[in-house]
């Protein structure tokens, strides 16, 4: 920078934790983290194709776009990145006033490449 509301889980080991932080909701002795074997899912890189620019005599080469695909390198297979956190807008309920909460739209922090 770019994506993050779409996909995809069995074994076996292991023995109380897991979902990033807080907070809430969750999942978990009908077996969590972690490892280890098997699958699956995607298409971001890289291979492949076309197709444009540069450069150039021409090849190569470099970038840029578009596409293939029994997928080489990564990733990722609970709940929208599980939901919120900060700002702001909508709409509503109470209304002495406080406190809570619903949507939507940006941020932030976070993953992954």
């Nucleotide at each position: 920078c770019a994506u993050c509301u779409a996909g995809a889980g069995g074994g076996g080991u292991g023995g109380a934790g897991g979902g990033a932080c807080u907070g809430g909701c969750c999942c978990a002795g009908u077996g969590a983290a972690g490892c280890c074997c098997c699958g699956g899912c995607a298409a971001c890189c890289a291979c492949c194709u076309c197709g444009g620019a540069c450069c150039c005599a021409c090849c190569c080469g470099u970038c840029c776009g578009a596409g293939a695909g029994c997928a080489g390198g990564u990733g990722c297979c609970a709940a929208c990145u599980c939901c919120a956190g900060c700002a702001g807008g909508c709409a509503g309920c109470g209304g002495u006033u406080c406190a809570a909460g619903g949507c939507c739209u940006g941020g932030a922090a976070g993953a992954u490449g």
Molecule: SAM riboswitch aptamer (S box leader)
Organism: soil metagenome